[in-house]
RNA sequence: UCAGAUGGCCGGAUGGCCGCUCUUCGCAAGAGGAGAGGAAAGUCCGGGCUCCACGGAAACACGGUGCCGGCUAACGGCCGGCGGGGGCGACCCCAGGGACAGCGCCACAGAAACAUACCGCUAACUCCGCUUCGGCGGACAGCAAGGUUGAAAUGGUGCGGUAAGAGCGCACCGCGUCUUCGGCAACGAAGGCGGCACGGCAAGCCCCACCGGGAGCAAGACCAAAUAGGGACGGCACGUAAUCCGUUUCCGGAUAGCCGUCCGGGUCGGUCGCGCGAGGCGGCGAGCAAUCGUCGUCCCAGAGGAAUGGCCAUCCUUCCGGCAACGGAAGACAGAACCCGGCUUACAGGCCAUCUGACGCU
Numbered sequence: 001u002c003a004g005a006u007g008g009c010c011g012g013a014u015g016g017c018c019g020c021u022c023u024u025c026g027c028a029a030g031a032g033g034a035g036a037g038g039a040a041a042g043u044c045c046g047g048g049c050u051c052c053a054c055g056g057a058a059a060c061a062c063g064g065u066g067c068c069g070g071c072u073a074a075c076g077g078c079c080g081g082c083g084g085g086g087g088c089g090a091c092c093c094c095a096g097g098g099a100c101a102g103c104g105c106c107a108c109a110g111a112a113a114c115a116u117a118c119c120g121c122u123a124a125c126u127c128c129g130c131u132u133c134g135g136c137g138g139a140c141a142g143c144a145a146g147g148u149u150g151a152a153a154u155g156g157u158g159c160g161g162u163a164a165g166a167g168c169g170c171a172c173c174g175c176g177u178c179u180u181c182g183g184c185a186a187c188g189a190a191g192g193c194g195g196c197a198c199g200g201c202a203a204g205c206c207c208c209a210c211c212g213g214g215a216g217c218a219a220g221a222c223c224a225a226a227u228a229g230g231g232a233c234g235g236c237a238c239g240u241a242a243u244c245c246g247u248u249u250c251c252g253g254a255u256a257g258c259c260g261u262c263c264g265g266g267u268c269g270g271u272c273g274c275g276c277g278a279g280g281c282g283g284c285g286a287g288c289a290a291u292c293g294u295c296g297u298c299c300c301a302g303a304g305g306a307a308u309g310g311c312c313a314u315c316c317u318u319c320c321g322g323c324a325a326c327g328g329a330a331g332a333c334a335g336a337a338c339c340c341g342g343c344u345u346a347c348a349g350g351c352c353a354u355c356u357g358a359c360g361c362u
Base pairs, nucleotide, nucleotide: 001358002357003356004355005354006353007352008351009350010349012315013314014313015312016311017310018309020035021034022033023032024031025030037333041344042343044342045341046340047339048338049216050215051214052213062212063211064210065209066208067081068080069079070078071077082096083094084093085092086091097207098206102205103204104201105200106199118147119146120143121142122141126139127138128137129136130135155173156172157171158170159169160168174196175194176193177192178191179190180189181188182187220272221271222270223269230263231262232261233260234259235258236257242255243254244253245252246251279298280297281296282295283294284293285292286291316331317330318329319328320327321326
């Protein structure tokens, strides 16, 4: 210098004028203060908060998560490792438990997809035929090396062995298993044993372990015009009939209508919930880190048809015109609505730090 990798940050600045929302002071006029984001977005996870349900626990069903350790209020999040895969490398990617619990599936092709022989190889053994006795042909049979199909064919390479072959034997590699050692663990290393038996799929059912009650601020609470329905008391009317209650007869009481007063009901409306919080910033300390502890400091939007806007000036960046002075245009994605922790998605342009590879120079 070029090409990359990872992590982080900014994402127009300042001032003036006129407005909008909230708030403080003020009798008022008015004055002061605050006013979008890293994603406010998607509403995909996890929680706070609220109401409903529920005696406790367990089981079943359903849903979710799935290597190990740590962090966290919690998580499907984050950090650090392990294993596998990719890259020369910095580094990146992975739903990554179980396939000897059971069921199911493995399309097409192919002989065969779980126990198979299509093309082939062999002629040692047994039998038959021929024979010039050297053999030749055939049957029964043996084999899975080579070819063919496929995403996948039941270990790989080499030597030996054999009629031909084959873990049939051996060495190395792989696999399984046992022991020892290292590690909290996932796992790794070494050694012994086993000729290898056990194909793949669980983002098919399933099994195992762990987690989960439901709905959501239009939650919910309070005040309260009006209406319907309800209750209490009093009055009037009707019938003493029916039903019910007091165990039965007797007797007593209650229940249907209208009016008045009060209670209550909770619609329109209003108030709260509603922003001091798992809070921001800075220092120090623990830790590889996520994160935690401690000290100091700050108060930082709260509308309810829903504010956060417009204009001007100077500067910044980019583009266009121009030799130049200068002139003109534009400023990424997007925009709170109960709050918080994450994930995902969108984002013009720019900056910083660390690291990798190649080339050149000293």

Predicted 3D model of a 362-nucleotide RNA (Bacterial RNase P class A) from Rhizomicrobium sp. The coordinates come from a structure-prediction model, not an experiment, and the mean pLDDT is 75. Rfam family: Bacterial RNase P class A. Rfam's curators write: Ribonuclease P (RNase P) is a ubiquitous endoribonuclease, found in archaea, bacteria and eukarya as well as chloroplasts and mitochondria. A source record names the gene rnpB. The organism belongs to Rhizomicrobium, within Bacteria. The sequence is in RNAcentral, with records from ENA.